[in-house]
Molecule: SAM riboswitch aptamer (S box leader)
Organism: Psychrobacillus insolitus
RNA sequence: CUCUUAUUAAGAGAGGUGGAGGGAAAGUGCCCUAUGAAGCCCGGCAACCGUCAUGUUAUGUACAUGAAAUGGUGCCAAAUCACUCAAGGCAACUUGCUUUGAAAAAUGAGAG
Numbered sequence: 001c002u003c004u005u006a007u008u009a010a011g012a013g014a015g016g017u018g019g020a021g022g023g024a025a026a027g028u029g030c031c032c033u034a035u036g037a038a039g040c041c042c043g044g045c046a047a048c049c050g051u052c053a054u055g056u057u058a059u060g061u062a063c064a065u066g067a068a069a070u071g072g073u074g075c076c077a078a079a080u081c082a083c084u085c086a087a088g089g090c091a092a093c094u095u096g097c098u099u100u101g102a103a104a105a106a107u108g109a110g111a112g
Stems, first nucleotide, its partner, number of pairs: 001112008013042001015041003021032003026084004043076003048072002051067006080104001085101007
């Protein structure tokens, strides 16, 4: 980097450092930020993998439920901040609201 698959409306500091930017990319919008952005450290959240327990069983360390969090990741403004494509519904008359799906993205696990 590519493919497969699961998840993405919950949760997480009034700390230190740092100094101007940030919210994935492009566009539009909206928002956060010197009452201090990003990054880094500490702290925290969650529980995907792993671990442990119990049960089921087509016996395949397969599946289900639960526990801890000392292991491997991840995450800590706003729904993945919203919309960009397709289809449907409602209101209005060319815009708004809304539902579902797609696309894209992020993260885990597995494969190449």